[in-house]
């Protein structure tokens, strides 16, 4: 380093203010937030790497230069960072497929008791569908990613009044993070 029906953690944020109304964190105005993994010319540190040698400093000198240190810029290499709108992906929600130690059901067997197979279901399970939104202008070989500027978008149920932010399924699931464990190399 690789591998893995493995174990342990850990893994989402935001209505403050005003407006109208009997009533709104749903509606108007302003405000406010942005899940995981890539990509990424950002940004920041580190290098006892290379390359310039332009600022200063030193050594020597035949005063023509040489040589040394060096801030500095260019490069390269690690390390962290970098996209709500871009490639994937994950939560809701939909088909369909297969299932037990699970549930229903009629029967079969037994002295009882544990049982036996059939049928129908059917949580988990993977597998496939659904699902949202950017532009202008700089910079530069290159930007949907930097930078500068106006825009845009967000599941499902509930609610006195329609929700990205309140409540709820959720003490759930979850991309996937990080350590370990066993096995090989």
């Nucleotide at each position: 380093g690789c591998u893995u029906a493995c174990c342990u953690u850990c893994g989402g944020g935001g209505c403050g203010g005003g407006g109208c109304g009997c009533a709104a964190u749903u509606c108007c105005c302003c405000a406010c937030c942005g899940g995981c993994g890539g990509u990424g010319a950002u940004c920041g540190g580190c290098g006892a790497g290379a390359g310039c040698g332009c600022a200063g400093g030193g050594a020597u000198u035949c005063c023509g230069g040489u040589c040394c240190c060096g801030g500095g810029c260019u490069u390269c290499g690690c390390c962290g960072u970098c996209a709500g709108u871009c490639c994937g992906u994950g939560a809701c929600c939909c088909g369909g497929c297969a299932u037990a130690u699970c549930c229903u059901g009629a029967g079969c067997g037994u002295a009882c008791c544990u049982g036996c197979g059939c049928a129908g279901g059917g949580a988990u399970g993977g597998c496939g569908g659904u699902g949202g939104a950017c532009c202008c202008g700089g910079u530069g070989c290159a930007a949907c990613u930097c930078c500068g500027g106006g825009a845009c978008c967000g599941a499902c149920a509930g609610u006195g009044a329609c929700a990205g932010u309140c409540u709820g399924g959720a003490u759930g699931g979850g991309a996937g993070a990080a350590g370990g464990a066993a096995g090989c190399g």
Source information
This is a predicted structure of a 185-nucleotide RNA (FMN riboswitch aptamer (RFN element)) from Cohnella candida. Model confidence (mean pLDDT): 77 of 100. Of the family's consensus pairs, 93% are formed in the model. The sequence is in RNAcentral, with records from Rfam. Taxonomically the source falls in Cohnella (Bacteria, Bacillota, Bacilli, Paenibacillaceae).